A computed fold for a 531-nucleotide part of an RNA from an uncultured Planctomycetaceae bacterium, annotated as small-subunit ribosomal RNA, 5' domain. Rfam family: Bacterial small subunit ribosomal RNA.
Context: one part of a larger RNA
RNA sequence: GAACGAACGCUGGCGGCGUGGCUAAAGCAUGCAAGUCGCACGGGAAAUCCGGCUUCGGUUGGAAAGUACAGUGGCGAAAGGGCGAGGAAUGCAUGGGUUACGUAUCUUGAGCAUGGGGAUAGCUGCGGGAAACUGCAAUUAAUACCCAAUAAUACCAGCAAUGGUCAAAGGCCGGGGAUCCCUUCGGGGACCUGGCGGCACUUGAGCGGCCCAUGUCCUAUCAGCUAGUUGGUGAGGUAACGGCCCACCAAGGCAACGACGGGUACCGGGACUGAGAGGUUGGCCCGGCGCAUUGGGACUGAGACACUGCCCAGACUCCUACGGGAGGCUGCAGCAACGAAUAUUCCGCAAUGGGCGAAAGCCUGACGGAGCGACGCCGCGUGUAGGAAUAAGUCCUUCGGGAUGUAAACUACCGUCAGGGGCUGCCAAGCGACCGGAGUGAACAAUUCCGGAAGUUGAGGAGCCCCAGAGGAAGCCACGGCUAACUUCGUGCCAGCAGCCGCGGUAAGACGAAGGUGGCAAGCGUUGUUC
Numbered sequence: 001g002a003a004c005g006a007a008c009g010c011u012g013g014c015g016g017c018g019u020g021g022c023u024a025a026a027g028c029a030u031g032c033a034a035g036u037c038g039c040a041c042g043g044g045a046a047a048u049c050c051g052g053c054u055u056c057g058g059u060u061g062g063a064a065a066g067u068a069c070a071g072u073g074g075c076g077a078a079a080g081g082g083c084g085a086g087g088a089a090u091g092c093a094u095g096g097g098u099u100a101c102g103u104a105u106c107u108u109g110a111g112c113a114u115g116g117g118g119a120u121a122g123c124u125g126c127g128g129g130a131a132a133c134u135g136c137a138a139u140u141a142a143u144a145c146c147c148a149a150u151a152a153u154a155c156c157a158g159c160a161a162u163g164g165u166c167a168a169a170g171g172c173c174g175g176g177g178a179u180c181c182c183u184u185c186g187g188g189g190a191c192c193u194g195g196c197g198g199c200a201c202u203u204g205a206g207c208g209g210c211c212c213a214u215g216u217c218c219u220a221u222c223a224g225c226u227a228g229u230u231g232g233u234g235a236g237g238u239a240a241c242g243g244c245c246c247a248c249c250a251a252g253g254c255a256a257c258g259a260c261g262g263g264u265a266c267c268g269g270g271a272c273u274g275a276g277a278g279g280u281u282g283g284c285c286c287g288g289c290g291c292a293u294u295g296g297g298a299c300u301g302a303g304a305c306a307c308u309g310c311c312c313a314g315a316c317u318c319c320u321a322c323g324g325g326a327g328g329c330u331g332c333a334g335c336a337a338c339g340a341a342u343a344u345u346c347c348g349c350a351a352u353g354g355g356c357g358a359a360a361g362c363c364u365g366a367c368g369g370a371g372c373g374a375c376g377c378c379g380c381g382u383g384u385a386g387g388a389a390u391a392a393g394u395c396c397u398u399c400g401g402g403a404u405g406u407a408a409a410c411u412a413c414c415g416u417c418a419g420g421g422g423c424u425g426c427c428a429a430g431c432g433a434c435c436g437g438a439g440u441g442a443a444c445a446a447u448u449c450c451g452g453a454a455g456u457u458g459a460g461g462a463g464c465c466c467c468a469g470a471g472g473a474a475g476c477c478a479c480g481g482c483u484a485a486c487u488u489c490g491u492g493c494c495a496g497c498a499g500c501c502g503c504g505g506u507a508a509g510a511c512g513a514a515g516g517u518g519g520c521a522a523g524c525g526u527u528g529u530u531c
Stems, first nucleotide, its partner, number of pairs: 001531004006527005013380006019373002021338001027335002030333003035075003040072002043069001048063006082291003091216008101208003106204001109201001111199002114148004124137005154165004171196006179190004217263003224254003229251006236244001266288004270281004293314005316327004344370001346369003352366001353364004383413004388406001393404004417472001419467006426461002430456002434452007475520005480501003486515005496503002
């Protein structure tokens, strides 16, 4: 000199863009942060309104409404969000390998979908329990579950011929001329057809698993370490290779090119600094890894050994009728604690993205915004021009005067920002009645795609015009040398200053105050850390 996730002191007008628990991965009150689908399925209210009957208490029918709702089932919940405890290599980075592998949704291609069955939640009845919750009986549905059939370029065996093995929901939503069947005469089904689905295989994309090489901090006051250890055979296990696991056999394997041990630390893209080489660093953003009160475990699933799932054990907190139960903010806010120190228990799903859904839509503390903090960077303002050999005040003085100083007053202007009022759908890209074109189709139906389009959607922000009137807006540090900037008074080795040299013991340019001056400026200094 530069930098900072900074802090402290004094001061403080506005805006934009960023950024903000670095300490206790210590503990948490409260609310929210993952749901959705009735076009998979069986059920199915009430308030309220209308009508009939009425002993005026009610009762019954219709609408509300097949709506709300709980349940079965599907998809999602493994993403998104947070943190960096652990970990020095099962990590990360770069480059390869996988003839040793997986993949839900999406995508390419070519196929299939036949016939049956038994349950169960809900609801109802009867219970147990303080609660959390839970038992028995009866009954019911499915795209829930099961059996059988069919079976390939898929899988298994085999050199081959060939043999063997495994599936499904023809379900849901529409449209339809004739014919046929059933009918409660409303319609339903067969049949044709569009869309969404189901099953087995195949292709791709994206994502992931595993393996290899190289690189990856300090320490030798750590020199030897190792029995599943190193290798083989066989069996098991996995999506997959492998001591991954097991039985047996052999005695190997690593190490001064630093094994083993100890300490420290998430890693990279990057960031800071520097002419560079290098040094330091990894907060915000992006990629990877690890973790989710501590330790262990599996279940479900395409995917987890699963932050707001389950089980067990520990610590802690809470409820209890003492029998027994409940909980996990390293999500967003917030509390208390710790600390030099770090924010709102805000608004909205309008945009972007995600989940579910055919769609309308619902959910989304992701996200978009606003709030707080000069914490940082950048921009703007606090006026502009004229104005006296120069008011007053203050300071100095050789008492003549000098300085503050064109500074003020005064005159004439401009009108940023802040303040007040009004206007504009600009941030809209979305949705979309309707119209046109194209595709599928027997179809003018339905539906998909493309173009146009009335209308419609704003959490928050922005732009323009008008009003007013210099009005609301300057401080901090320094002035002995380094180092730009000097005098007076007070003090008297005291009080104090100080980055280094050093100042102060009666004229201190170094302490304190004042005037003046210098520097930076909504900041200025100090402290800490890095180069």